[in-house]
Context: one part of a larger RNA
């Protein structure tokens, strides 16, 4: 992992609603006793309980009563009424209470054969090295001291086996081993190692102290018991079909992943609302707007109270000002906590019409109380976030189908079943891929683009429009020629001659035209060139503004790509027609639910038909069934000519399922109507067995 078996809302009592039945202003007995055909039988038993009357703390009074001085007022009642007993479903409570699951807590005991420390008594330590004290000799001293040569054999001394330990590395890691092997290391006469016997026990021991060790278990051992501890937590919770169908919000909470009440769902009953549109009448201060209408903030200008600075003066005056600046005026413009104003929606009421239970109430049963995306109006944040917090709507959640390549919530659209029928939506129609290589007119040249990222700014890309200038009296561009003279204008300067700089009456002459000079250039000149003019040529050439499509700007982390191929349209824009396209709509048949009506039958009810509406669905509520085991029946069957079980096949039912039959098997098993449950497994790191 698979297979098989087992495996979770039960039982008792109490309570409430519902339902079925009995009796009914009443209903019911309990224990017990007796009888008996011995069966959950019959009779007796009225103690007691509920109901038939309430009010008051009570005495008590009573359709009233309590409060009160009250005959007032007020509170609770009555003004007619259904209960009670039993069975069953649902739910709640008390019990282990749907099942499994802690870590822990407490109590009684068992452990020091492992290990920690201690006590008693034994044992062990190859070999080698070093050479303390002391002692002896000699030297030496007044005597010591001291020196030297020997002797001697000390040490938590040295090297290193046994022995003890476990530093390093490798291997091992379902191991040879639940801690080892090899290698390399530390100690090895000591605070050493070790045998045997004994002692200390669980909030206790022991500890050269690591929370270490106390039998592979230690921040409180193990065993059994309290005990099915508790678990607002996790996981699991078993057949079918039909109807309806949520919530992720508010308030409160030692509360925030729990719970209570409300909200939203279901079922039953009752009531008569509810919704939409139109009209009319209202309240209101949002969007917008405005501010010479307030409060506050505020651009520029005019005026210039007052102040600063300067001048003047003994002082007071006075004068000036490219300074600051009040009020007022003109002008521009701002506000969630500004408003002289002020919508649309929404809200309230009334009336009419449409719709037809969608609304409300009561009883019972829930689940939910982590929500999320998108659009719009806002707060917060950076007008950041697939951010966060509100509001309104919608969808996902709990929603399948078509489109968007692929995608919870974007677009279209709400799936009872069937059909080799039709029409459409969004979106598409060259191929993948169903349908136009459709029609008409433009644009783009960037593979821009082809549903899906980009700005300021730049640019004789190209295209459309508007306005405007020049032009056959010849424009624009090119080419040829000229572009002169007074004069090197004056000043300045070392120089300044059109061209460093300053000045200006930048004049005048000759001209077709030619600046006291547009740029390059020289030290200064020179030189080149432009403006301007003529000729040549022969028809358009410039400027400004507003659009379309392109272009640069353009930078992200694994290899890219419009979904791909690819495309000069199969891209973009405008217009038009046809077609494709979904579980939408239609068509045909069928199933089920429900409302109304009709017919048959009837004790409730059931059956059949017609018309209308409906049948997505998680949590959850309600309804109807199937299967399994057992029990009952004066019911009814099958079986050795083959029961149950196993394994195939065929038929049948909307499903759970059922029936027949082949083979196997070898002795029991059904049907109907009721009843009762150890009553349905795919999941619980489920339990046991097998493989």
């Nucleotide at each position: 992992g698979c297979c098989u078996a087992c495996g979770a809302g039960u039982u008792a009592c109490c309570a409430c609603c519902g339902u079925u039945a009995g009796c009914a202003a009443g209903g019911a007995u309990a224990a017990a006793u007796a009888a008996u055909u011995c069966a959950g039988u019959u009779a007796u038993g009225g103690a007691u309980c509920c109901g038939u009357a309430g009010c008051g703390a009570a005495a008590g009074c009573g359709a009233g009563u309590c409060u009160g001085a009250a005959u007032a007022g007020g509170g609770c009642g009555a003004a007619u009424a259904a209960g009670u007993u039993a069975g069953c479903u649902g739910u709640g409570g008390u019990a282990g209470a749907c099942g499994c699951g802690a870590a822990a807590c407490c109590g009684u005991g068992u452990g020091a054969u492992c290990u920690a420390c201690c006590c008693u008594u034994g044992g062990g330590c190859a070999g080698g090295u070093u050479g303390a004290a002391g002692c002896u000799g000699u030297g030496g001293u007044a005597a010591c001291a001291c020196a030297u040569a020997g002797u001697g054999g000390a040490g938590g001394a040295c090297c290193g086996a046994a022995c003890c330990c476990g530093u390093u590395g490798a291997c091992g890691u379902u191991g040879a081993a639940a801690a080892g092997u090899c290698u390399u290391g530390g100690g090895a006469u000591g605070a050493c190692c070790u045998g045997a016997g004994g002692g200390u026990a669980g909030g206790g021991g022991u500890g050269a102290a690591a929370g270490g060790c106390c039998a592979a278990u230690c921040a409180a051992a193990c065993u059994c018991g309290g005990a099915a501890a508790u678990a607002g937590c996790u996981c699991g919770u078993a057949c079918u079909c039909c109807c309806c169908g949520a919530a992720a919000u508010g308030c409160a909470u030692u509360u925030a992943g729990g719970u209570g009440c409300a909200g939203c769902g279901a079922u039953u009953a009752a009531a008569u609302a509810g919704u939409u549109u139109u009209a009319u009448a209202g309240a209101g201060g949002u969007a917008g707007a405005g501010c010479u209408a307030c409060u506050g903030a505020u651009u520029g200008g005019a005026u210039g109270c007052g102040g600063g600075g300067g001048c003047u003066u003994c002082a007071c005056c006075g004068c000036c000002u490219a300074c600051c600046a009040a009020u007022u005026c003109c002008u521009g413009a701002c506000a969630a906590a500004c408003u002289c104003c002020g919508a649309a929606u929404g809200c309230u009421a009334u009336a009419a019409a449409a719709u037809g239970u969608u609304u409300u109430u009561a009883a019972u049963c829930a689940g939910u109380g982590a929500g999320g995306g998108c659009a719009u109006g806002g707060g917060u944040g950076c007008u950041a976030a697939g951010g966060u917090c509100c509001a309104u709507g919608u969808c996902c959640g709990a929603g399948a189908g078509g489109g968007a390549a692929a995608g919870a919530a974007c677009c279209c659209a709400g799936a009872g079943c069937a059909u080799c029928a039709g029409c459409u939506a969004a979106g598409g129609u060259c191929c993948c891929c169903a349908a136009a290589u459709a029609u008409a007119u433009a644009c783009u040249a960037a593979g821009u683009u082809g549903a899906a990222c980009a700005a300021a700014c730049g640019a004789g890309g190209u295209u459309g429009g508007a306005c405007u200038g020049c032009u056959u009296a010849g424009a624009c561009a090119g080419c040829u020629a000229g572009g002169a003279u007074g004069u090197u204008g004056g000043c300045u300067u070392g120089g300044a001659a059109g061209c460093a700089g300053c000045c200006a009456u930048u004049c005048a002459u000759u001209u077709a035209a030619a600046g006291a000079g547009u740029g390059c250039g020289u030290a200064a000149c020179a030189g080149c060139u432009c403006a301007c003019u003529a000729g040549u040529c022969g028809a358009g050439c410039g400027g400004u503004c507003c659009g379309g499509c392109a272009u640069g700007g353009a930078u992200a982390a694994u290899a890219a790509u419009c979904g791909g191929g690819c495309a000069u349209a199969a891209g973009u824009a405008u217009a038009u027609u046809a077609c494709c396209g979904a579980a939408g709509c239609u068509a045909u048949g069928c199933u089920c639910u429900u409302a109304u009506c009709c017919g048959c039958u009837u004790a409730a009810g059931g059956c059949g038909g017609a018309u209308g509406a409906g049948a997505g669905g998680u949590a959850g509520g309600g309804g109807a069934g199937c299967a399994u085991u057992c029990u009952a029946a004066u019911c009814u069957g099958c079986g050795c000519u083959g029961a149950a079980g196993g394994u195939g096949u065929a038929c049948u039912g909307u499903c759970a399922g059922g029936u027949a039959u082949g083979c196997u098997g070898g002795a029991g098993c059904g049907g109907u109507u009721a009843g009762a449950a150890a009553a349905g497994a795919a999941a619980a790191u489920g339990u046991a067995g097998g493989c």

A computed fold for a 691-nucleotide part of an RNA from Psychroflexus aurantiacus, annotated as large-subunit ribosomal RNA, domain II. Its Rfam family is "Bacterial large subunit ribosomal RNA". The organism belongs to Psychroflexus, within Bacteria. Model confidence (mean pLDDT): 83 of 100.